[in-house]
Context: one part of a larger RNA
RNA sequence: GGCAUGCGGGGGAUGUCUUGGUGUUGAAAGUAGGGGCGUGGAAGUCUGCGAUAAGCUUGGGGUAGCCGACAAACGGGCGUUGAUCCCAUGAUUCCCUAUCCAACCUGGUGAACUGAAACAUCUAAGUAACCAGAGGAAAAGAAAGAAAAAUCGAUUCCGUCAGUAGCGGCGAGCGAAAGCGGAAUAGCCCAAACCUCAAGGGUUUCCCUUGGGGGGUUGUAGGAGCUUCAGAUGCUGAUGUGAAAAGGUAGUAGAACUGAAUUGGAAUGUUCGACCACAGAGGGUGACAGUCCCGUAAACGAAACCUGAUUAACUGAAGUAGAAGAUUUCCUGAGUAGGUCCAGUCACGUGAAACCUGGAUUGAAUCCGCGGGGACCAUCCCGCAAGGCUAAAUACUCUUCAACGACCGAUAGCUUACUAAGUAGCGUGAGUGAAAGAUGAAAAGAACCCCUGCUAGGGGAGGGAAAGAACCUGAAACCGUGUGCCU
Numbered sequence: 001g002g003c004a005u006g007c008g009g010g011g012g013a014u015g016u017c018u019u020g021g022u023g024u025u026g027a028a029a030g031u032a033g034g035g036g037c038g039u040g041g042a043a044g045u046c047u048g049c050g051a052u053a054a055g056c057u058u059g060g061g062g063u064a065g066c067c068g069a070c071a072a073a074c075g076g077g078c079g080u081u082g083a084u085c086c087c088a089u090g091a092u093u094c095c096c097u098a099u100c101c102a103a104c105c106u107g108g109u110g111a112a113c114u115g116a117a118a119c120a121u122c123u124a125a126g127u128a129a130c131c132a133g134a135g136g137a138a139a140a141g142a143a144a145g146a147a148a149a150a151u152c153g154a155u156u157c158c159g160u161c162a163g164u165a166g167c168g169g170c171g172a173g174c175g176a177a178a179g180c181g182g183a184a185u186a187g188c189c190c191a192a193a194c195c196u197c198a199a200g201g202g203u204u205u206c207c208c209u210u211g212g213g214g215g216g217u218u219g220u221a222g223g224a225g226c227u228u229c230a231g232a233u234g235c236u237g238a239u240g241u242g243a244a245a246a247g248g249u250a251g252u253a254g255a256a257c258u259g260a261a262u263u264g265g266a267a268u269g270u271u272c273g274a275c276c277a278c279a280g281a282g283g284g285u286g287a288c289a290g291u292c293c294c295g296u297a298a299a300c301g302a303a304a305c306c307u308g309a310u311u312a313a314c315u316g317a318a319g320u321a322g323a324a325g326a327u328u329u330c331c332u333g334a335g336u337a338g339g340u341c342c343a344g345u346c347a348c349g350u351g352a353a354a355c356c357u358g359g360a361u362u363g364a365a366u367c368c369g370c371g372g373g374g375a376c377c378a379u380c381c382c383g384c385a386a387g388g389c390u391a392a393a394u395a396c397u398c399u400u401c402a403a404c405g406a407c408c409g410a411u412a413g414c415u416u417a418c419u420a421a422g423u424a425g426c427g428u429g430a431g432u433g434a435a436a437g438a439u440g441a442a443a444a445g446a447a448c449c450c451c452u453g454c455u456a457g458g459g460g461a462g463g464g465a466a467a468g469a470a471c472c473u474g475a476a477a478c479c480g481u482g483u484g485c486c487u
Base pairs, nucleotide, nucleotide: 001486002485003484004483005482006481007480008479009478015472016438017437020408021407022405023404024403025402026401027400028399029397030396032099033097034096035095036094037050038049039048041074044070045069046068056090058088059087060086061085065078066077067076104135105133106132107131108130109129115122119169145152146151156183157182158181159180160179166174167173187389188388189387190333194214195213196212197211198210199209200208201207202206219367221332222331223330224329226325227324228323229322234320235319236318240314241313246307247306248305249304251300252299257273259272260271261270262269274291275290276280282294283293284292338362339361340360341359342358343357344356348374369384370383371382372381373380425432426431445471448460449459450458451457
């Protein structure tokens, strides 16, 4: 020096665990936040609170201890005349900031990577992103509809229709609707004709304009106007007053062996015996507990606040419903519909391209009317545009509660399981962004003695089942040392 082996050091893998995370479902709710500085007997950080400052008031609940946590002690207090604590109510609420808000929704602007095995139409995609706006939902919505010889009867959402009909350098790809089955259901109001009031104006027994009231609101056309008859109760219902059941926000109570033996530090284990069960979900307790503790099943509970509730009920302003006839008059949304050119959106890329929307330019009809039924024409059928409102079924989750998982288990799972994590650190800044869990059943956290620089560390002693705080288990690399063999 090498090899083998024993014993150590070193290191923190592995195993076991879980305080944290993650996803889904149901219910609720859908909003004021962010920072600074203070505030305790006591220095720091977190939490709470705001100069009334870990709190004040009132009303409930609850019971023997309490003065939040890291974090024990000291000091000083409070409490069966009911404190601390929990719920609700009210008060207080220093300084700065005036904006902010996770997703869902509507509208405006609007990519590229990518795919097409290249690439330009196309796709990705009306997506991402930005902007504006609104609500707890939003949007849509009471047919100028969908259909097809039969009909349906506002909108929205789900399933199916259907990867069908179609669109498409007919490439890549894109991709309906009706119908049917469900969820939920709700319908209304103006403009106009006509009558009337007021004001203003004019060519003043009249006309025009503006405003108010009445009237009226539809396609089997309806309404106004005219004639005749009927005229009473019902229906709807503004406004005001305004419940209850039930639920939520504290809680109450809750069965059954502190049985025997045995192993062990410890019984929840093993053997033997007993009991409860509308409770054998789960967690804790010195190892694995239906019967030890918290709970669980079933049951019960509110002075106050919230939901129920823009409610029921009462009130009752106001509105509404008539019937028949005549078919002579008037009204029924105009720079609108439609046309042309150019675009967009429709599953539909200009196509035979309707329908819908916009820009430019033109430009009707008035119920014997007008629009649609995918070029266009006829027949037939369906509807009534150019005004408006409308709950529910639907979408989402920054957030609260409950439950669950062939989800993770500390290099995983959120960036963060932890003592001050959006912290330390980095960056001029916008921003970026970690590492770090486990003594033990219980601190019983090692009195006392010895070595020493009187420090670190070590050796005894004591405690403990073991584990000594650089603390569960304790792999490998690497380092040391004892022994054996070889050189």
Large-subunit ribosomal RNA, domain I from a metagenome, 487 nucleotides, folded computationally. The coordinates come from a structure-prediction model, not an experiment, and the mean pLDDT is 81. The RNAcentral record of the full RNA draws on SILVA. Rfam family: Bacterial large subunit ribosomal RNA. Its family is annotated with ribosome and structural constituent of ribosome in the Gene Ontology.